[in-house]
Molecule: transfer RNA
Organism: Bellilinea sp.
RNA sequence: GCGGGUGUAGCGCAGUGGUAGCGCACUUGUUUCCCAAACAAGCUGUCGUGGGUUCGAGUCCCAUCACCCGCU
Numbered sequence: 001g002c003g004g005g006u007g008u009a010g011c012g013c014a015g016u017g018g019u020a021g022c023g024c025a026c027u028u029g030u031u032u033c034c035c036a037a038a039c040a041a042g043c044u045g046u047c048g049u050g051g052g053u054u055c056g057a058g059u060c061c062c063a064u065c066a067c068c069c070g071c072u
Stems, first nucleotide, its partner, number of pairs: 001071007010024004018055001026042005048064005
C1' cells in the first nucleotide's frame, strides 16, 4: 500500500428499513441477627465519527477513526 472482519448500556452480546433489546453487573425493596442466595421493582445508550439515500437508517451507500486477520 491492497483486501476482509469487528465497533450497539459499566461488561458480554442480539437486533430482516418502522418506538433499541437480552444476560451479567448496579440501585431500591422483601426475606435474614448480619452477609450471601432467592424473589420483586428500577436505572443504564450521542448505536465509533461525519455525510448521503429514504416518509422513516443500528440496519442500505460513501468517507473517516480505532482494533483484529490476510496479502504485498